Small-subunit ribosomal RNA, 3' major domain from an uncultured bacterium, 470 nucleotides, folded computationally. RNAcentral holds the full RNA, with entries from ENA, Greengenes and SILVA. Its Rfam family is "Bacterial small subunit ribosomal RNA". Rfam links the family to the GO terms structural constituent of ribosome and ribosome. Its mean pLDDT, the model's own confidence on a scale to 100, is 85.

Context: one part of a larger RNA
RNA sequence: UGACGGGGGCCUGCACAAGCGGUGGAGCAUGUGGUUUAAUUCGAAGCAACGCGCAGAACCUUACCAGCGUUUGACAUGGUAGGACGGCUCCCAGAGAUGGGUUCCUCCCCGUAAGGGGCCUACACACAGGUGCUGCAUGGCUGUCGUCAGCUCGUGUCGUGAGAUGUUGGGUUAAGUCCCGCAACGAGCGCAACCCUCGCCUUUAGUUGCCAUCAUUUAGUUGGGCACUCUAAAGGAACCGCCGGUGAUAAGCCGGAGGAAGGUGGGGAUGACGUCAAGUCCUCAUGGCCCUUACGCGCUGGGCGACACACGUGCUACAAUGGCGGUGACAGAGGGUCGCAAGCCCGCAAGGGUGCGCUAAUCUCAAAAAGCCGUCUCAGUUCGGAUUGUUCUCUGCAACUCGAGAGCAUGAAGGCGGAAUCGCUAGUAAUCGCGGAUCAGCAUGCCGCGGUGAAUACGUUCCCAGGCCU
Numbered sequence: 001u002g003a004c005g006g007g008g009g010c011c012u013g014c015a016c017a018a019g020c021g022g023u024g025g026a027g028c029a030u031g032u033g034g035u036u037u038a039a040u041u042c043g044a045a046g047c048a049a050c051g052c053g054c055a056g057a058a059c060c061u062u063a064c065c066a067g068c069g070u071u072u073g074a075c076a077u078g079g080u081a082g083g084a085c086g087g088c089u090c091c092c093a094g095a096g097a098u099g100g101g102u103u104c105c106u107c108c109c110c111g112u113a114a115g116g117g118g119c120c121u122a123c124a125c126a127c128a129g130g131u132g133c134u135g136c137a138u139g140g141c142u143g144u145c146g147u148c149a150g151c152u153c154g155u156g157u158c159g160u161g162a163g164a165u166g167u168u169g170g171g172u173u174a175a176g177u178c179c180c181g182c183a184a185c186g187a188g189c190g191c192a193a194c195c196c197u198c199g200c201c202u203u204u205a206g207u208u209g210c211c212a213u214c215a216u217u218u219a220g221u222u223g224g225g226c227a228c229u230c231u232a233a234a235g236g237a238a239c240c241g242c243c244g245g246u247g248a249u250a251a252g253c254c255g256g257a258g259g260a261a262g263g264u265g266g267g268g269a270u271g272a273c274g275u276c277a278a279g280u281c282c283u284c285a286u287g288g289c290c291c292u293u294a295c296g297c298g299c300u301g302g303g304c305g306a307c308a309c310a311c312g313u314g315c316u317a318c319a320a321u322g323g324c325g326g327u328g329a330c331a332g333a334g335g336g337u338c339g340c341a342a343g344c345c346c347g348c349a350a351g352g353g354u355g356c357g358c359u360a361a362u363c364u365c366a367a368a369a370a371g372c373c374g375u376c377u378c379a380g381u382u383c384g385g386a387u388u389g390u391u392c393u394c395u396g397c398a399a400c401u402c403g404a405g406a407g408c409a410u411g412a413a414g415g416c417g418g419a420a421u422c423g424c425u426a427g428u429a430a431u432c433g434c435g436g437a438u439c440a441g442c443a444u445g446c447c448g449c450g451g452u453g454a455a456u457a458c459g460u461u462c463c464c465a466g467g468c469c470u
Stems, first nucleotide, its partner, number of pairs: 007470007015460002019424005026316008034307002042053002064302007073127001077126002079123005086105002090101004107118004129291002132289003138285002140280003143276001145274001150189006156165003169180003195268004200236007209226003214223002239262001242256005318417001322376006334365003339358002343354004383414001388409007430452007
């Protein structure tokens, strides 16, 4: 000077408390450990690993294993030689890679030419190649403390010096925010503001959007109109500005008015100096080391999907605020031409056939819970849907290992869950559905979107984390 203390003072945070809903028990999904295996590729490890890298493992992916092949190589640059040795169709062997044969076509570009370049094959060598090791050699990127309010510098002053002062103190704030004081005076990185979005208004604009008035229609459908909604661009609007109180006449705080909004209006983006030799050599880049007929490359099949068990994260439930049947209204944000597909027909359904329209404010994917009517009457049930049998559908070269979906049958555990533990302070929790990325197909995950819509906070003694002074 820091750090630490079951030292002290002050303060903050869904940290506790007050509440609401969960996890821990069940079944399943998924990740991990362990075990197994020819292989079950590798990494991630308290918070900050474990629905994480993986925004999608049937082949591919794929890094793993077995087998079959290959050696200037799947890929790059350079040399020599040759030029249809090339492309395409078909056949044979083979699991395929690959090897053999064959029908047809037969070089291209620049240039007058010489020549050069492209492409292919053969040969030899420099070299290629490595998801091999080291994240404790590194760059870059990322997590975390933490959106916490801190971290420093110049000059001056003090101290032999390390260093101190400033940054401490009295108030105040979400804030080292601001005010006052002070051997300090200033400044920088952070805070805040500037950025995006939502909420109010105005102007501009009026199609694909809208419809008050007029006509018209099954229908904003058409004429008409751009007032309204909306769309999307530019502006305005909030500043403790006004009033009262309080405070030190300050900074500020409390109440009120007006206002769509009030004291940072809600949300986002934004992450200081640094910490953890934190994570990543398997995104990429890269030093060193290692392999070079193999630790490189190609292919087929298998594995990453195993299963006595243990843990994390989720989904579905255990029912009557419910299940089932009927009826039935209302979103937002997105996607769509290798696509989204209306309507009609077939099928109990998944789906199939046909196909209007749409490169989309035009067409389309396309709502659910809620509400209303009926039924069930507390039961392992008309709850719950695992599991299994069987018949099908779709994608795809191919669903055996190992896809998703539909129908019929089957109908397991499960009676609200021990110790313990998590999230959330408002359009939040809870609950209901919808979309997107990835993607041929595959979502209970992830990233978004709207619908319905609560309870509680006395307070800071205690648990946890953090800040300032001592």